[in-house]
RNA sequence: AUCUGAUAAGGGCAAACCCACUGAAAGGUGGGGGCGCAAAACAACCGGUCUAAGGAACAUCCCGAUGUCGGGAGGUUCUAUGGCAGCGGAGUUGCCAGA
Numbered sequence: 001a002u003c004u005g006a007u008a009a010g011g012g013c014a015a016a017c018c019c020a021c022u023g024a025a026a027g028g029u030g031g032g033g034g035c036g037c038a039a040a041a042c043a044a045c046c047g048g049u050c051u052a053a054g055g056a057a058c059a060u061c062c063c064g065a066u067g068u069c070g071g072g073a074g075g076u077u078c079u080a081u082g083g084c085a086g087c088g089g090a091g092u093u094g095c096c097a098g099a
Base pairs, nucleotide, nucleotide: 002099003098004097005096012037013036017032018031019030020029021028022027035086041092042091045089046088047087048084049083050082054079055078056077057076058075060073061072062071063070064069
């Protein structure tokens, strides 16, 4: 330096679920919990996936004007500028043991 995780030690992380906070949501953070994990460490570059506040389109209704325009309401669809690293790939770093 590379490969491997059968064995050992010290340990580490923490799914579902519950509580609190946060966020439009997805989600995140903290506490409990412990399914699992040798990168379940970091990081959204590629694919995938979740969400849709805002924006866009469409039709409906209401209001105001009055020549077809403005405003409002809820609805449907699309959209990441928001996420997920415990989905795959690529990248960066790393403990112990063995070869």
A computed fold for a 99-nucleotide RNA from a Rhodocyclaceae bacterium, annotated as c-di-GMP-I riboswitch aptamer.
Taxonomically the source falls in Rhodocyclaceae (Bacteria, Pseudomonadati, Pseudomonadota, Rhodocyclales).
The sequence was found by an Rfam model in a public genome assembly.
The coordinates come from a structure-prediction model, not an experiment, and the mean pLDDT is 86.